[in-house]
The RNA shown here (c-di-GMP-I-GGC riboswitch aptamer) has 77 nucleotides and comes from Candidatus Brocadia pituitae. NCBI's taxonomy places the organism under Bacteria, Planctomycetota, Candidatus Brocadiia, Candidatus Brocadiales, Candidatus Brocadia.
RNA sequence: UUUGUAAAGGGCAAACUAAUCGUGAGAUUAGGACGCAAAGCCACGGGUCUCCAUGGAAGACAGCCGGGUUGCCAUAG
Numbered sequence: 001u002u003u004g005u006a007a008a009g010g011g012c013a014a015a016c017u018a019a020u021c022g023u024g025a026g027a028u029u030a031g032g033a034c035g036c037a038a039a040g041c042c043a044c045g046g047g048u049c050u051c052c053a054u055g056g057a058a059g060a061c062a063g064c065c066g067g068g069u070u071g072c073c074a075u076a077g
Stems, first nucleotide, its partner, number of pairs: 001076001003074002011036002016031006034063001040069003044066003047061004051056002
């Protein structure tokens, strides 16, 4: 650097529920597992969404796609 069929040790956690925060999108914690080989991290490009009022030198989503960056195990070189 390639690949993720199988294995081992593991990891994360959608919907939903509860509490808290937020006008909201949504977030955090706990329960819970639909899935995930980067479902680790970064709003850089696109996209979707929210708010205020119609463009904002406001915001949300990394589990929508691309990009950047770091990385476990196995695999081939």